Context: one part of a larger RNA
RNA sequence: CGCUGGAAUAUUGAGAAGCACCAAAGAUAGUACGAGAGGAUUUUUUUGGACAAGCCAAUGGUGUAUCGGUUCUCGUUCCAACGGGAAACGCCGAGUAGCUAUGCUUGGAUUCGAUAACCGCUGAAAGCAUAUAAGUGGGAAGCGAACUUCAAGAUGAGUAUUCCCUAUUAGGCCACGGGAAGAUAACCCGAUUGAUAGGUGUUAAGUGUAAGGUUAGUAAUAGCUUCAGCUGAGACAUACUAAAGGCCAAUCGAUUUUGAU
Numbered sequence: 001c002g003c004u005g006g007a008a009u010a011u012u013g014a015g016a017a018g019c020a021c022c023a024a025a026g027a028u029a030g031u032a033c034g035a036g037a038g039g040a041u042u043u044u045u046u047u048g049g050a051c052a053a054g055c056c057a058a059u060g061g062u063g064u065a066u067c068g069g070u071u072c073u074c075g076u077u078c079c080a081a082c083g084g085g086a087a088a089c090g091c092c093g094a095g096u097a098g099c100u101a102u103g104c105u106u107g108g109a110u111u112c113g114a115u116a117a118c119c120g121c122u123g124a125a126a127g128c129a130u131a132u133a134a135g136u137g138g139g140a141a142g143c144g145a146a147c148u149u150c151a152a153g154a155u156g157a158g159u160a161u162u163c164c165c166u167a168u169u170a171g172g173c174c175a176c177g178g179g180a181a182g183a184u185a186a187c188c189c190g191a192u193u194g195a196u197a198g199g200u201g202u203u204a205a206g207u208g209u210a211a212g213g214u215u216a217g218u219a220a221u222a223g224c225u226u227c228a229g230c231u232g233a234g235a236c237a238u239a240c241u242a243a244a245g246g247c248c249a250a251u252c253g254a255u256u257u258u259g260a261u
Base pairs, nucleotide, nucleotide: 001153005164006163007162008161009160010159011158015150016149017148018147021049022048023047024046025045026044027043033038051107052106053105054104055103059101060100061099062098066094067093068092069091070090071086072085073084074083075082076081111145112144113143118138119137120136121135165253168250171248172247173246174245176190177189178188179187196242197241198240199238200237201236202235203234205231206230207229212225213224214223215222216221
């Protein structure tokens, strides 16, 4: 932009994509078969591999939020305590959320239809024979469905319900607060009739017992105050701060032909 007034919500499915796998073990059964050695078809159960989708409770990884330890150096006048730098964490030990696999869950089941090779029934041409000529069956991990996803730009543009056409509505856009959405667009949520983000309070959780003081020791250091202090991307609560604006959008919805009333 189109879909022939403008919207919101819910849908049909032409069509498209995905899936489709394999192995081992138990039973049938040491049965059929075979002199024996050996050893099934079939039906059924279980487990696993690879593959695919999703997820993060647990197991782990990462985690340049965070906490702690520690070396050199500079600074805060000195001690103590802190801060900056040390190849875009100086090094090291841990680690919430998020993201993740090697971790967890699920899946390929069943059934139907038309068939391939192939196997049939009845059966003539051709008194026989013949699955084929008329007629009529079976038959595959394959094909079409079934299962999962997308889907009316399917221009053949479908369908249903509701709303608006009352000058201020239906609805939408920009801007605004944001997001487990994201390169940007887009998408989704919120917008004071508000928990959308920040802050604040409490807390799950992380780190591991702060500073100061006091006691013991010549001191390094240790004990107590103190499962402290700090953090808290998560959870709950709370309007304290920031979301209070602007614009678009209206006309009852073309024309013609044929027919019924």